Predicted 3D model of a 77-nucleotide RNA (transfer RNA) from an Oligoflexia bacterium. Its Rfam family is "tRNA". NCBI's taxonomy places the organism under Bacteria, Pseudomonadati, Bdellovibrionota, Oligoflexia. The prediction has a mean pLDDT of 83.
Formats: sequence, structure tokens, C1' cells
RNA sequence: CGGCGCGUGGCUCAGCCUGGUAGAGCACUUGCUUGGGGUGCAAGGGGUCGCAGGUUCAAAUCCUGUCGCGCCGACCA
Repeated sequence: CGGCGCGUGGCUCAGCCUGGUAGAGCACUUGCUUGGGGUGCAAGGGGUCGCAGGUUCAAAUCCUGUCGCGCCGACCA
């Protein structure tokens, strides 16, 4: 320097190909249950989808640039 993959609630990930108001599990909060804790049950809070721009009525999703991490290759010695 080039190529590829990944980046989405606190954590682990799905959703992207085929655009249509952002989800799951765990964790957290509250209540019930218990003598208390745990388990179980019910309810609830939390995400500008790495960042910026573009296309579109509408973008996590398509296009461009860019940042971080990983892998491969090239170059140098």
C1' cells in the first nucleotide's frame, strides 16, 4: 500500500442478500411469591444500528468516504 471479514441496548448476538416505524437471550429496576435469600411468575426502563455524506416518500439494510479491531497478500530489510 492492496483485498476480505466484523462494528446493532450493560454483555453475547439476530435482523442486512429481498429498504417499510429496531428485536432475542442474559443482565438491571419494580411488584408478587418466601420468615429471609435463591428459584419461579408478572410488569418496566435502556440502543442517533462505529462516524460523515448521498440515493429514496422511507435506510441498520443500497452507494461513497472515513475510523477502530482481526485475517490475508504485497513492499522494505